This is a predicted structure of a 74-nucleotide RNA (transfer RNA) from a Candidatus Woesearchaeota archaeon. The organism belongs to Candidatus Woesearchaeota, within Archaea.
[in-house]
This record gives sequence, structure tokens and C1' cells, in this order.
RNA sequence: GGGCGGGUAGUUAAACCUGGUAUAACGUCCCGUUGGCUUCGGGAAGGCUUCGGGUUCAAAUCCCGACCCGUCCA
Repeated sequence: GGGCGGGUAGUUAAACCUGGUAUAACGUCCCGUUGGCUUCGGGAAGGCUUCGGGUUCAAAUCCCGACCCGUCCA
């Protein structure tokens, strides 16, 4: 330098192809249960999706560019 894959909540992932309220698990907080802790049950907070631009009524999703990570080639 080039090919491919990836960047979404504190963490790990889904949603992307097929545009329409961003979801789950773990973690955190609260309530119930317990003598207490754990387990279990219920609830809540937490991301407008790496950045910029374009298309569209509407973009995490499609298109272009940039940055970063992984992998392969040189």
C1' cells in the first nucleotide's frame, strides 16, 4: 500500500441483508422473599449506534469519505 471482517448501554452481543418506538444477557440501583446473605420474582436507570457528508417523508440500517481494531496478501 491492497483485500476481507468489525466499531451499537459499564461489558459481551442482537437489530443492518429487507430503512419506520434501538433489544437481550451480565453488571449497577430499588422493591418483595429471608433472622441475615445467596438464590429466586418484580421494577428502574443506562446508548439517539466511531466521525463527517449524501440519498430519503424517515438512516444504527443504503451510498461516499475519514479514523480506529482484527485478519490475510505484498